[in-house]
Context: one part of a larger RNA
RNA sequence: GCCUACGAGUUACCGUUUCUAGCAAGGUUAAGCACUUCAGGUGCGGAUCCGUAGCGAAAGCGAGUCUGAAUAGGGCGUAUAGUUAGUGGCGGUAGACGCGAAACCGUGUGAUCUACCCAUGGGCAGGUUGAAGCUGUAGUAACAUAUAGUGGAGGACCGAACCCGUUGACGUUGAAAAGUCUUGGGAUGACCUGUGGGUAGGGGUGAAAGGCCAAUCAAACUCGGAAAUAGCUCGUACUCCCCGAAAUGCAUUUAGGUGCAGCGUUGAGCGAAAGUUUUAUAGAGGUAGAGCUACUGAUUGGAUGCGGGGGCUUCACCGCCUACCAAUUCCUGACAAACUCCGAAUGCUAUAAAAUGAUGUAAUGCAGUGAGGGCAUGGGUGCUAAGGUCCAUGUCCGAGAGGGAAAGAACCCAGACCAUCAGCUAAGGUCCCAAAAUGUAUGUUAAGUUGAAAAAACGCGGUUGGAUUGCAUAGACAGCUAGGAUGUUGGCUUGGAAGCAGCCAUUCAUUUAAAGAGUGCGUAACAGCUCACUAGUCGAGCGAUCGUGCGUGGAUAAUAAGCGGGCAUUAAGUAUACUACCGAAGCUAUGGAUUAUAUAGUAAUAUAUACUGGUAGGGGAGCAUUCUAUAACCGUUGAAGGUGUUGCGUGAGCAGUGCUGGAGGGUAUAGAAAAGCAAAUGUAGGA
Numbered sequence: 001g002c003c004u005a006c007g008a009g010u011u012a013c014c015g016u017u018u019c020u021a022g023c024a025a026g027g028u029u030a031a032g033c034a035c036u037u038c039a040g041g042u043g044c045g046g047a048u049c050c051g052u053a054g055c056g057a058a059a060g061c062g063a064g065u066c067u068g069a070a071u072a073g074g075g076c077g078u079a080u081a082g083u084u085a086g087u088g089g090c091g092g093u094a095g096a097c098g099c100g101a102a103a104c105c106g107u108g109u110g111a112u113c114u115a116c117c118c119a120u121g122g123g124c125a126g127g128u129u130g131a132a133g134c135u136g137u138a139g140u141a142a143c144a145u146a147u148a149g150u151g152g153a154g155g156a157c158c159g160a161a162c163c164c165g166u167u168g169a170c171g172u173u174g175a176a177a178a179g180u181c182u183u184g185g186g187a188u189g190a191c192c193u194g195u196g197g198g199u200a201g202g203g204g205u206g207a208a209a210g211g212c213c214a215a216u217c218a219a220a221c222u223c224g225g226a227a228a229u230a231g232c233u234c235g236u237a238c239u240c241c242c243c244g245a246a247a248u249g250c251a252u253u254u255a256g257g258u259g260c261a262g263c264g265u266u267g268a269g270c271g272a273a274a275g276u277u278u279u280a281u282a283g284a285g286g287u288a289g290a291g292c293u294a295c296u297g298a299u300u301g302g303a304u305g306c307g308g309g310g311g312c313u314u315c316a317c318c319g320c321c322u323a324c325c326a327a328u329u330c331c332u333g334a335c336a337a338a339c340u341c342c343g344a345a346u347g348c349u350a351u352a353a354a355a356u357g358a359u360g361u362a363a364u365g366c367a368g369u370g371a372g373g374g375c376a377u378g379g380g381u382g383c384u385a386a387g388g389u390c391c392a393u394g395u396c397c398g399a400g401a402g403g404g405a406a407a408g409a410a411c412c413c414a415g416a417c418c419a420u421c422a423g424c425u426a427a428g429g430u431c432c433c434a435a436a437a438u439g440u441a442u443g444u445u446a447a448g449u450u451g452a453a454a455a456a457a458c459g460c461g462g463u464u465g466g467a468u469u470g471c472a473u474a475g476a477c478a479g480c481u482a483g484g485a486u487g488u489u490g491g492c493u494u495g496g497a498a499g500c501a502g503c504c505a506u507u508c509a510u511u512u513a514a515a516g517a518g519u520g521c522g523u524a525a526c527a528g529c530u531c532a533c534u535a536g537u538c539g540a541g542c543g544a545u546c547g548u549g550c551g552u553g554g555a556u557a558a559u560a561a562g563c564g565g566g567c568a569u570u571a572a573g574u575a576u577a578c579u580a581c582c583g584a585a586g587c588u589a590u591g592g593a594u595u596a597u598a599u600a601g602u603a604a605u606a607u608a609u610a611c612u613g614g615u616a617g618g619g620g621a622g623c624a625u626u627c628u629a630u631a632a633c634c635g636u637u638g639a640a641g642g643u644g645u646u647g648c649g650u651g652a653g654c655a656g657u658g659c660u661g662g663a664g665g666g667u668a669u670a671g672a673a674a675a676g677c678a679a680a681u682g683u684a685g686g687a
Stems, first nucleotide, its partner, number of pairs: 002686005011094007019086005026050002032044005054061002064076004097235002100232001104225003108221002115199009124189001126158003129154001133150006162186003168181003201217001203213003238622006248261005262369002264366002269361002275356009289342001290340002296336002301331003307325002309322004372397010402413003417592004422588003428582003431566003437579001439578006450568002458553003462550002466546006479537005485510003490504003516531001520529002593612001595610006623676001625673007633665002641660008
C1' cells in the first nucleotide's frame, strides 16, 4: 500500500424564525388530584405566562405622555393579531461534529539504577625510587655542615587484578535500547568494593555537567480533576436538480481570528414604478493637454546696470576705473504631484422619450468570504528593475471544460444539459509527422537570414526599387601610349633646405595642347618615381548626394541542441492582393431531458419561448440501510445471503433469471434513527 469490520453535527432545556394544526381579542395550563383497559390516556386544576396601551427616573396621567412657563416645538407612542403545540433551519447553555497537545493542580508510590551521607566488613601480583630519623667517621669552642651506612616516607615511579573510558575501526532492522576489538588513564588513595541504613518531587543529591533521582528529568512515576483548553492542523461517509460568491471598507492587545457593512441564496410583497442601455437637454467639476509680462516657485541666452566687491585718489568728503557678483525692467527660450489666465474626452447627477425585462427593490431565515492572482490601461514606490510592491478602471483564472499558442491557471478564439460514423465557421492553419493549397498573381532575400523568445549604438562599393544633380558621339568614365616644361636651387631660414623640415606671399610671369613656386613616395642635400593638368587611342554610358526594402558584422556559458521535428531556396522564408479548404463541447440539423415563465386545464398534462460550466455556500426533490405500527402478502415446488448474467431508471438504485445456500423475507402507508466511508501519519484483524 491492499481487503474486511468499526469510525465524526448528537441529546436535553431555553430563545428565535419558516411551515402545519387548534382556538382567537384572546390563547394556555404547571405542580397536584380523581378515574382508568395499568399502558398510555381521560377529566378536574386558571396559580402562572404571553397578548390586548402607552409615556415618564418616578409620583403619576392615559390615546396619549414626557420635557417645558407654554395651548409652542420636539422625543416615544396611537391605524390592532395573537397564543398554544408539532416540524424544519439557526443561536445560547452544556464535552456539543470527531481525533490531537505541551502544560496546571491534588492524593499517593519510588534511593534494589544512580548522587551524596552514616554504620560495619573486604580488596590492591611483582618490580623501582630511597624523605625524615638513627649510627659511624670527618668537622666545629659548641652547634652547623660534609660523607658512608642504616632506615623505609610518598594524593612517589613502572605495571597485573580491580576501577575508568583517551584514540581508531567494527557494530547502527546490533550478539548488545551504549557493546566488541585495539590503544589508553588511575592502580596505598580525594582509591575500589560487599552488606545494612538515611535524604523524595519546586523536593532530594550534586569536586556543578542542569548532572542524577529505576532504559523517564529546566521539575520523576501513578491515579484523579478530565472529554482541561486548542482563534491551530487533519478528517467529516448516498444521488439528482436550481441559483451561486468573496479574498473589499471600518474597527479590533488586531493583522492566518472576530464584529458590522459589501457581495451569495431563500423569498411573501411592490409593480404605466424601480433597475439597465441608448438618444436629447440641463448641471457640478479642475484630470489629460496646454500655458505662464496670469499667480507661486524654478529657469537658458542677451540688453540695461540699482546695489555690492576690488583698484586709484584724498587728511577726509567728493570723485574716477572695472574681462567681478548682480536687483528691477525689456527681448528670447523653456519647467512643475503639492503652479493655473485656461481646459477637454470619459465618468457622475437630474429630467424626458424609446427599448429591454425569471432585470430591480425587498420584510424574513441561512450563509460563506474578509491570505487573492495574472494580463491591459492610468499612477505612486523602486533603477520608467523584478513572476517586486501599493492604489484605480476593465477582464480572465480563482470557481471554466473545449480549439489554438510544440509543452503552459489567467495570451488568442470560445462559455461544456444529453445523444448522433450529419453540416457551417472562430482563433489558428493547409510539403510529411498531422485534418486541409507542394493554391493563383507580382516582387524581394542567398544570410538556412528566416520558418512563433529577443537584441543596440556603430559599421557594410551585399543587393532592390526611388528622388535630386553633374559629365557625355563637339567622344564622357576606366585602361593604355606620350607629355607634365622655362625664369628658378622663388625669397627667408639653415651645416644643408633645389616643388615636397619650417616661415613669407600681388603662389607671379613666360612658352604652351597642357603642366601647382607643386598631390604623395623618396634623398644628408640633389637625383629618381608619381599626381594634378593635356593630347592621342577606344566607343556609350559614367559619377555624386539623399532617403527606402531585404540582407550582413556587432552576437560570449558550460553534453550537440530555442523552426516542435523531418526538412524547405522563382520556398514549405518574406511583402502585397485574391480564391478554395481544414479547423472547437461555438452555431446549425435531428431526437430526447431538466428548470422557469406564459396560455389552456380542477388536476394529470399539452403547446410556445427562454434557460440548464461551477469551488465556498443557500434552496429543492429523491435512493438505500435498521427497527416500530397498520394492511394485504411471499417462502423447503426453496427465504435471506453468495456468485454469474439479462433488462429498466437522469442517478442514488431497482427488477428478472442460472448455480449455490437451507429458513426466513420483502411490498404499501406512516413513524423512529447507533442511517450510507477513500482519505483523519485513523482503530482492530487479515493475506
This is a predicted structure of a 687-nucleotide part of an RNA (large-subunit ribosomal RNA, domain II) from a marine metagenome. Its Rfam family is "Bacterial large subunit ribosomal RNA". Gene Ontology terms of the family: structural constituent of ribosome and ribosome. The full RNA is in RNAcentral, with records from SILVA.